Record summary
This is a predicted structure of a 107-nucleotide RNA (Glycine riboswitch aptamer).
Parts: sequence; structure tokens; C1' cells
RNA sequence: UUGACGUGCAACGUGAGAGCGCCCGCUGGACGGGACGCCGAAGGGGCAAGUUCCCGGUCUGCCAGACUCGGAACGAAACUCUCAGGCAAACGUAGCGUUGCAAAGAC
Repeated sequence: UUGACGUGCAACGUGAGAGCGCCCGCUGGACGGGACGCCGAAGGGGCAAGUUCCCGGUCUGCCAGACUCGGAACGAAACUCUCAGGCAAACGUAGCGUUGCAAAGAC
């Protein structure tokens, strides 16, 4: 200097699911607590194929390679768990769209 495909951040927009249930505090709401019933799209956890390593065995033979038993590590999600969060409205939410900024990278 370039760079905005991919990556990160920010703003705006869009954006679901599940008891406005019951008991107590308190006469009602909000709120707090309790028991039960549910949701998955803040966040978080789990792993399949596969790859790598270790040990033993078999085969070939160019001392290296292939196969195999067992073990370990890495290993995705909108799958799964339901820890957390949530179950009228509102707020919020992954993802998506638009815009902007920036590092990496390249020259």
C1' cells in the first nucleotide's frame, strides 16, 4: 500500500420453543421461595467416521511397509445432555441480512 472471499468486533433489522398452571411469603401484581411438568437457539458439556502415537502378533522383504488385538490423544453440528438459561407480554436468544471497523494474509 492492498485487503473484507474467509475470520473477529460493533450498529441496525429479522428471529422460535415450552404451565399467564399449583402452594407459601401477601389481598392482587411484580418479585422471592418450594414441589411437580416442560423447552433448547445465550453460554457450557459429550462423541462418529477418520488421523496420529504406544504395546503385542502376523506377512512381505528393499530394515521398511502392510494388516490386526488392545490402549491413549486429537476429532463436527441446528445431533445429544439439560449444568446454566428459559416456559403470558416485554427484554433476551443461535442463525441470517445490511453497513462499518479491524487484525491476519499478500505485495